Glycine riboswitch aptamer from a Gammaproteobacteria bacterium, 99 nucleotides, folded computationally. Its mean pLDDT, the model's own confidence on a scale to 100, is 80.

């Protein structure tokens, strides 16, 4: 002189995917057909809360340990809308980069 990387917090900002399916039970509405909501079950799917898993680089050589993710798994969560949502933007705080 400046306030890097990173961390935390906030934010009516942006933010994907997949059955508005089926069956059973209950409640409400309806003259009825049926519709809506809640709970449960089975099957089919999604991955960007969380969770779990791992290669190479890494050493003079070998072994062991470690070794990331938006990659994989799908426990959890989710599959109209709403809510949520990794990550990004913006703001603040911490931090202290370079000379």
């Nucleotide at each position: 002189a400046u306030g890097a990387a990173g961390u935390c917090u906030g934010u009516u900002c942006g933010g994907a995917g997949a059955g508005a399916g089926u069956c059973c039970g209950g409640c409400g509405c309806u003259c009825g057909g049926g519709c809506g909501c809640c709970g449960g079950a089975a099957c089919g799917c999604c991955g960007a809360a969380g969770g779990c898993g791992c290669a190479a680089a890494u050493u003079c050589c070998g072994c062991c340990c470690g070794g990331a993710a938006a990659c994989g798994c799908u426990c959890a969560g989710g599959c109209a809308a709403a809510a949520g949502a990794a990550c990004g933007g913006c703001a603040g705080a911490c931090g202290g980069u370079g000379g």

Of the family's consensus pairs, 85% are formed in the model. Rfam family: Glycine riboswitch aptamer. Gene Ontology term of the family: glycine biosynthetic process.